[in-house]
RNA sequence: GAGGCAGGCCGUCCUGUCGCGUUCUGCCGGAAGGCAGGAUGAGGAAAGUCCGGGCAACACAGAGCAGCAUACUUCCUAACAGGAAGCCGGCUUGCACUUGCAGGCCGAGAGAAAGUGCCACAGAAAACAACCGCCUGCGCCCGGUUCUGCCGGGCCGGCAAGGGUGAAAACGUGAGGUAAGAGCUCACGCCUUAUCCGGGCGACCGGGUAAGGGGGCAAACCUUAUGCGUUGAAAGGCCAAAUAAACCGGGGCUUGAGGGUUGCUCGCCCAAUCCCGGAGGGUAGGCCGUUAGAGGUAACACGUGAGUGUUAUCCCAGAUAAAUGACAGGAAGCACCCCGCAGGGGGCGCCACAGAACCCGGCUUACAAGCCUGCCUCUUUC
RNA sequence: GACUUGGUAGCUCAGCUGGUAGAGCACGUCCCUUUUAAGGAUGGGGUCCUGGGUUCGAGCCCCAGCCAGGUCA
Numbered sequence: 001g002a003g004g005c006a007g008g009c010c011g012u013c014c015u016g017u018c019g020c021g022u023u024c025u026g027c028c029g030g031a032a033g034g035c036a037g038g039a040u041g042a043g044g045a046a047a048g049u050c051c052g053g054g055c056a057a058c059a060c061a062g063a064g065c066a067g068c069a070u071a072c073u074u075c076c077u078a079a080c081a082g083g084a085a086g087c088c089g090g091c092u093u094g095c096a097c098u099u100g101c102a103g104g105c106c107g108a109g110a111g112a113a114a115g116u117g118c119c120a121c122a123g124a125a126a127a128c129a130a131c132c133g134c135c136u137g138c139g140c141c142c143g144g145u146u147c148u149g150c151c152g153g154g155c156c157g158g159c160a161a162g163g164g165u166g167a168a169a170a171c172g173u174g175a176g177g178u179a180a181g182a183g184c185u186c187a188c189g190c191c192u193u194a195u196c197c198g199g200g201c202g203a204c205c206g207g208g209u210a211a212g213g214g215g216g217c218a219a220a221c222c223u224u225a226u227g228c229g230u231u232g233a234a235a236g237g238c239c240a241a242a243u244a245a246a247c248c249g250g251g252g253c254u255u256g257a258g259g260g261u262u263g264c265u266c267g268c269c270c271a272a273u274c275c276c277g278g279a280g281g282g283u284a285g286g287c288c289g290u291u292a293g294a295g296g297u298a299a300c301a302c303g304u305g306a307g308u309g310u311u312a313u314c315c316c317a318g319a320u321a322a323a324u325g326a327c328a329g330g331a332a333g334c335a336c337c338c339c340g341c342a343g344g345g346g347g348c349g350c351c352a353c354a355g356a357a358c359c360c361g362g363c364u365u366a367c368a369a370g371c372c373u374g375c376c377u378c379u380u381u382c
Numbered sequence: 383g384a385c386u387u388g389g390u391a392g393c394u395c396a397g398c399u400g401g402u403a404g405a406g407c408a409c410g411u412c413c414c415u416u417u418u419a420a421g422g423a424u425g426g427g428g429u430c431c432u433g434g435g436u437u438c439g440a441g442c443c444c445c446a447g448c449c450a451g452g453u454c455a
Base pairs, nucleotide, nucleotide: 001378002377003376004375005374006373007372008371009370012331013330014329015328016327017326018325020041021040022039023038024037025036026035027034028033043353047364048363050362051361052360053359054358055232056231057230058229062266063265064264065263067228068227069226070225071224072086073085074084075083076082087109088107089106090105091104092103093102094101095100110223111222115221116220117217118216119215131163132162133159134158135157137156139155140154141153142152143151144150145149171189172188173187174186175185176184191212192211193210194209195208196207197206198205199204236288237287238286239285247278248277249276250275251274258270259269260268261267295314296313297312298311299310300309301308302307333350334349336347337346338345339344383454384453385452386451387450388449389448392407393406394405395404401438409425410424411423412422413421431447432446433445434444435443
């Protein structure tokens, strides 16, 4: 210098014309409403609806089972599957050089030594291993022979060191040992459990002792620990409008049908002007909830940080078939090109993704031009 | 707004303890027939919606996204 990856920032302002929602004031109108003027009017993700919370109803909510979620540690927080700081492991780069140090990135990171299950094909065997191979022994059989022994083969056996298969092969290396071998024994190393010492709040790190004998998979069942009551603004409350409290069939009336309540059982509550089914009639509008809140901005203090506290200041969309737009011009920002010694001037390019619907905290995904930070690869120069 | 199913060959669908992806229709070739249809034989055809992860191995398990459908007062 070029390219790539990851993370973060920004993603705008003014004027004019036409147009829209809400609201205020004035005028007109019997009313519906109309006209004029003013104020105000999307986001970093408003999105996906993936988590968590507020709020509301259900007996403010209870027991058991089932179910769901989470999973190294500590902290932050209203809470979380979020975030911060660390621990451990893996990959990678650099430097020393064989094992450490430093940087970057990634990790759904409890338990496989509680149990069950699975591990296709290949392979002898996929966890109760014998195909080739190695051994020839308490023994048995056959053959040969130089005959109470030896040789060869088979049966019954022993062996997990070697070969080969596989993604994975029965702790690794070395020595002893043995008929041959094997954690069978020993040394070193690795791991598990228990325990002790030192450091750390802790995960964990360093060291010691004893016992053990170890394949993988829990995003297979499962175990352990912790948490979760259910339903979601179509929750829920109020007003208005409407009427068939009729008809037909069945059931029930306190020895209670049935309903509500959380998937089930219980418990609890309601229940006779009742419940279920059929056929039919009527209504299908409005208000609240609902936008002042775990709120925004700034400064200071504390904290490694996420964040917390104090003070000041601001009020910032509320529609209900759903408004917030289009065009033109200008400015700002950034990159590139040209002119110029320079201040500067000119030209050109870019403006995307997308749009509230009860609210809030996160996560994830989308995003033009450009900027910042970190890392990687290639090339050039010193 | 809230919730919930599905995506596999051209079409309709299977596939389930994770181990070489199948059926019917359609399509190609051949046989049969004077010819066509029907029938018979045979063959081809797959980004298992997309991307990532777990695993030796993913259509299947997990996460994220895209598309399509359904339910409610």

Predicted 3D model of RNase P RNA and transfer RNA as a complex of 455 nucleotides. Rfam match: Bacterial RNase P class A. The family's RNA type in Rfam is ribozyme. The coordinates come from a structure-prediction model, not an experiment, and the mean pLDDT is 75.